[in-house]
A computed fold for a 1482-nucleotide RNA from an uncultured Campylobacterota bacterium, annotated as small-subunit ribosomal RNA. Its mean pLDDT, the model's own confidence on a scale to 100, is 84. Rfam family: Bacterial small subunit ribosomal RNA.

RNA sequence: AGAGUUUGAUCCUGGCUCAGAGUGAACGCUGGCGGCGUGCUUAACACAUGCAAGUCGAACGGUAACAGAAAGAAGCUUGCUUCUUUGCUGACGAGUGGCGCACGGGUGAGUAAUGUAUAGCUAACGUGCCCCUUAGAGGGGGAUAACAGUUGGAAACGACUGCUAAUACCCCAUACUCCUUCUUACUUAAUGUAGGUUGGGAAAGUUUUUUCGCUAAGGGAUCGGGCUAUAUGGUAUCAGUUAGUUGGUGAGGUAACGGCUCACCAAGACAAUGACGCCUAUCUGGUCUGAGAGGAUGAUCAGACACACUGGAACUGAGACACGGUCCAGACUCCUACGGGAGGCAGCAGUGGGGAAUAUUGCACAAUGGAGGAAACUCUGAUGCAGCAACGCCGCGUGGAGGAUGACGCAUUUCGGUGUGUAAACUCCUUUUAUAUAGGAAGAUAAUGACGGUACUAUAUGAAUAAGCACCGGCUAACUCCGUGCCAGCAGCCGCGGUAAUACGGAGGGUGCAAGCGUUACUCGGAAUCACUGGGCGUAAAGCGCGCGCAGGCGGGUUUGUAAGUUGGAUGUGAAAGCCUACGGCUCAACCGUAGAACUGCAUCCAAAACUGCUUACCUAGAGUCUGGGAGGGGAAGAUGGAAUUAGUGGUGUAGGGGUAAAAUCCGUAGAGAUCACUAGGAAUACCAAAAGCGAAGGCGAUCUUCUGGAACAGUACUGACGCUGAGGCGCGAAAGCGUGGGGAGCAAACAGGAUUAGAUACCCUGGUAGUCCACGCCCUAAACUAUGAAUGUUAGUCGUCGGGUAGCUAGUCUACUCGGUGAUGCAGCUAACGCAUUAAACAUUCCGCCUGGGGAGUACGGUCGCAAGAUUAAAACUCAAAGGAAUAGACGGGGACCCGCACAAGUGGUGGAGCAUGUGGUUUAAUUCGAAGAUACGCGAAGAACCUUACGUGGCCUUGACAUUGAUAGAAUCCUGUAGAGAUACGGGAGUGCCCUUCGGGGAGCUUGAAAACAGGUGCUGCACGGCUGUCGUCAGCUCGUGCCGUGAGGUGUCGGGUUAAGUCCCAUAACGAGCGCAACCCCUAUUGUUAGUUGCCAGCGGGUGAUGCCGGGAACUCUAACGAGACUGCCACCGUAAGGUGUGAGGAAGGUGGGGAUGACGUCAAGUCAGCACGGCCCUUAUGUCCGGGGCUACACACGUGUUACAAUGGCAGGUACAAAGAGCAGCCACUCGGUGACGAGGCGCUAAUCUCGAAAAACCUGUCUUAGUUCGGAUCGAAGUCUGCAACUCGACUUCGUGAAGUUGGAUUCGCUAGUAAUCGUAUAUCAGCAAUGAUACGGUGAAUACGUUCCCGGGCCUUGUACACACCGCCCGUCAAGCCAUGGAAGCUGAGGGUACCUGAAGUCUGUAACCGCAAGGAACGGCCUAGGGUAAAAUCGGUAACUAGGGCUAAGUCGUAACAAGGUAGCCAAGGGCGAA
Repeated sequence: AGAGUUUGAUCCUGGCUCAGAGUGAACGCUGGCGGCGUGCUUAACACAUGCAAGUCGAACGGUAACAGAAAGAAGCUUGCUUCUUUGCUGACGAGUGGCGCACGGGUGAGUAAUGUAUAGCUAACGUGCCCCUUAGAGGGGGAUAACAGUUGGAAACGACUGCUAAUACCCCAUACUCCUUCUUACUUAAUGUAGGUUGGGAAAGUUUUUUCGCUAAGGGAUCGGGCUAUAUGGUAUCAGUUAGUUGGUGAGGUAACGGCUCACCAAGACAAUGACGCCUAUCUGGUCUGAGAGGAUGAUCAGACACACUGGAACUGAGACACGGUCCAGACUCCUACGGGAGGCAGCAGUGGGGAAUAUUGCACAAUGGAGGAAACUCUGAUGCAGCAACGCCGCGUGGAGGAUGACGCAUUUCGGUGUGUAAACUCCUUUUAUAUAGGAAGAUAAUGACGGUACUAUAUGAAUAAGCACCGGCUAACUCCGUGCCAGCAGCCGCGGUAAUACGGAGGGUGCAAGCGUUACUCGGAAUCACUGGGCGUAAAGCGCGCGCAGGCGGGUUUGUAAGUUGGAUGUGAAAGCCUACGGCUCAACCGUAGAACUGCAUCCAAAACUGCUUACCUAGAGUCUGGGAGGGGAAGAUGGAAUUAGUGGUGUAGGGGUAAAAUCCGUAGAGAUCACUAGGAAUACCAAAAGCGAAGGCGAUCUUCUGGAACAGUACUGACGCUGAGGCGCGAAAGCGUGGGGAGCAAACAGGAUUAGAUACCCUGGUAGUCCACGCCCUAAACUAUGAAUGUUAGUCGUCGGGUAGCUAGUCUACUCGGUGAUGCAGCUAACGCAUUAAACAUUCCGCCUGGGGAGUACGGUCGCAAGAUUAAAACUCAAAGGAAUAGACGGGGACCCGCACAAGUGGUGGAGCAUGUGGUUUAAUUCGAAGAUACGCGAAGAACCUUACGUGGCCUUGACAUUGAUAGAAUCCUGUAGAGAUACGGGAGUGCCCUUCGGGGAGCUUGAAAACAGGUGCUGCACGGCUGUCGUCAGCUCGUGCCGUGAGGUGUCGGGUUAAGUCCCAUAACGAGCGCAACCCCUAUUGUUAGUUGCCAGCGGGUGAUGCCGGGAACUCUAACGAGACUGCCACCGUAAGGUGUGAGGAAGGUGGGGAUGACGUCAAGUCAGCACGGCCCUUAUGUCCGGGGCUACACACGUGUUACAAUGGCAGGUACAAAGAGCAGCCACUCGGUGACGAGGCGCUAAUCUCGAAAAACCUGUCUUAGUUCGGAUCGAAGUCUGCAACUCGACUUCGUGAAGUUGGAUUCGCUAGUAAUCGUAUAUCAGCAAUGAUACGGUGAAUACGUUCCCGGGCCUUGUACACACCGCCCGUCAAGCCAUGGAAGCUGAGGGUACCUGAAGUCUGUAACCGCAAGGAACGGCCUAGGGUAAAAUCGGUAACUAGGGCUAAGUCGUAACAAGGUAGCCAAGGGCGAA
């Protein structure tokens, strides 16, 4: 000091979360020792038992108990026991008396000020014990407890009679100084000082002595009482409170001032600087955190306060309204003889209860301190110690060194290894700790030690007694395997888990801390996320709709004084402890001690006088007044126009009008609409009109008149800071709406009808009422917006426009300058960006308002206002991890612009209808193996399923296996053959002995057999783990990079723009300059030609020969073959153009603008396809999911679809004749030729391993004939019969031939496909696979050979630019509301219930004060009774705050419910704001 999380990515805003520190903690797992601390935070709940305040005999009378002494008596053991007596002594129960009990100890209920903190005041006060000073203590008296007796009561506790003492009580004397009455002098603001005088008031003794004590007065010290100022929580959804209340006079009362109390008088006092009320809470030093400022807190320790079962009251006393005292009332508990009594742990232990949770019914007064005492001493649960608890802090240990075949085990593995790991074992060493034994402190200054035989020391033993917890996806240090399979589970946030999980559970390993480690809770921090230090408000949350203005805050220049603020200095105080610094003591540390600093504060005094305040005198720059001429839809009232709509009346006139995308409702033959004239009425004011004007805003628009507000300019005269802002307050405030009364033409919520639609409570149409208009009164809200509060000053320009003024001369419809307003653009600066920019969102100042995550919610409750509608003020529970702003690049749009493509159009031929072939779905089946699925599956994998193939089903076999490697053994290999069986297979028989090397023993290669084992094998799963290959967008023109530049950044630029192209092709322009993959070219075929070469090809010329033929000699011209060249580049011409390029029946050329065709497929998209071509990770099977065999299936068949083929005929069929290819293939082959067969073919058989021989006949075309429009001489399905061929084998299930049979079909609905030239169409030929074939398929080859394209509006696909976006899984997107279901919290609510307080009335204990006739007393006085006040109790009506509640309302949340589609694109009717009405919902 930061980090994670909104997005595809970015910047910002903003919340949530984490890392840190801390705790009187608790919980989980674990646990060796010691020191020092700490330990009921909850029930101020209730308490058994013991203890916690006594002491003094040197105050007193005394003697119950104990001990002693003395005397007497008895027993006798003659000095012992027992008994009696004596307070005689030590002492002492109970009692009188004194002092203490008001301290110490506990707790935090109450208390928001009667408290606390700080600083003052007390001349308005008190003070026992203590200290100092002065003076004194003379005389006398009467009682009373105890005790004794009698007596009541269960007890507690009394009653009466009698006796007695004191430092108990009383009286007299004395007392200047004391108190008090009156008064004198001096003096003060008040007062005070010094006198005089009246009256009044003291005392105690004890001790042998010394002492100690007593009384009065003064002083001190200490401790208290009272008063003042300032500070010290929340809430305004608490705004008014108060009658002893505020003040005065007098009296009483108190230690003392005072309404403290009372009588009278006055009517005040407090409050927005928050009174009063309500809720909460002891306060402080400090503690925790923080850089600090702050925030939170108030355990332990210390100071103060308050309380002592609850409430009230006084007594005693120096001090109390009293924790372990009294009285009364109440609740509770206990005892009781029922009459009556007793009690108060918030003292120390302890118990129950509550709770997540907090200890021993311990030891000692040895120390420190306290009470009493002269003292010894007694008492002391204060205190000192010990016990329990890892509750915290601190310290120590659980061993150290060496030790590599890097052991075993475990884990993992690419099987080689690697990790655990010097870790262990093992060797050597040490003994902190532990155990045992022995010694043994300080704390004590003479004695006294609970702690305690403790700390500490020594010796012995022996590595011996001692390690866990959490975590390992990111934040955040630390990784693999197995299991699980959106399950179980994890999770602080983001988020993991759906078969390869570093995120779940286990293991191995690792990381962190360590006698602890994690979790939970809470506080501060991070959070500048309430911002004083230190934030914001155009669009993210946030400027009141606008003005006037009281209080308040702030305020121009010069001058005088003052000293409140301010600044400096000094003094006092700021308790101690704590924090900090230094030093020191426990072995260190924690802990403790000593000293210092600090305590940032408050108060007093002195000084300064700049600034602020106050004050004095002035000034004119702010502000205002006056004068002048102008501008204006500023406001109010009145008057008057014209155009238009509508209605009415009348005229003309006839069939329509109106309305829409199209219609209909509607109006019209009862005369509409149209047109003309007149009349009526209401509302609004065309043009002018604009970035224009006015107004505070809302808002204001015909003309004229009257009244009236404000602003600007100019002028100089006047006033002299009179100013700015503005919480509350007051006023104005569009539209809609409300009330009363008018008015009502048009428009028009609601409503009605017609359309549209799946529906249409809408959009569209026809009507139509409130309303819109006027007057008066309310309402008070708007996206009331410039989403930008008001005021002042400062800070570049330029161009418009409105109003006023000045200057100029060229005198204009001019120019320049200036003041005020209103716009555009733009620099600096600012901003997250967009943007703002002298009219600031810049730079500064002043004042006000407002914000603090989204939703819930501008809602509920309460208050105020309102006739109502509602407005205003304004929460919480609960819920989410986001919500949001700006900008970026995509995708998309029923947004826009441009362009291309057999995309449409123009043509041509098909598909869809029929039969058949083939593939698919479905169905069926034992099996009908598997895959492919819109385009981009479906004559696809399959270039060929009868067996095989074959993966499927059934049946029969095999289990190291059909196949590979290693392998003991045996045999060469191999060939012939028998039996059983469906075969696989099983059991036999026979023949046979090779090749290479050799030292002649043997060895080697290949093949067969083969025990045992490693292993083989799998067309089993996952194409969503992969490689490779492929389809598609698409042969579309795109996709990127380097450097530079721009931007905070994502990113942009380049690649955009203007042209051009088939093309990101090229040119021009240009913050870009270049480059890469694509395009094009380079490659192949083809079209022309040259050169070279002529066999198997060719034959023009020469020769030979034949029935005929390049048949032969020969030739190298031609064709052809196949190698190398040439040729085409917009090169030339004309026109257009800057250029690129375009145009031209241009020239030339075989070919002309890519000549035609092919190969060639950018970055990427579709988790596209393929684990069944192959390869491969993981998982699975292993006498089977492997292997072999037989026969079956893949060929099934109500049906549906795709792709083809043959046709429906005359552009044809049939018959006959006859011509012309190219490209291929061939030895287990192609097969000439001859013969046989109608034929498929058969029997012979030449040639050819191919430019030589063969397949081989090309077919359409052409010629001739026939058929004559028919289900035919079309068409050929289907079926019957007979055959041929292949093959172990044609039944399921082959092809072909011949004869016979002769189905549907007469050109095919909606729809849909191909094709732009040697193309479509049509005709045949060949090949791969292959024994044969399902081929009508696929791939090639040539023959014949068209039509059409105006064009780009539309459909589809694509490219580029731009725009909007709430989309990013990217429109097959996103998303709204009702309804239905579940859960959660909340509001309302008849009622039920509780709490605290106030008011009124009744009653009223104890007690202080007070009064008094009875009674007692000589009297003082007492008893008794009365009065005032009053705790408590009762009654009554209201208010406040809770709890609960039938029912009810909305809200929130919840993978896959219903209805629609409101919003986001022009979201398909632009959206949104306010308001009224209506509607399943939006």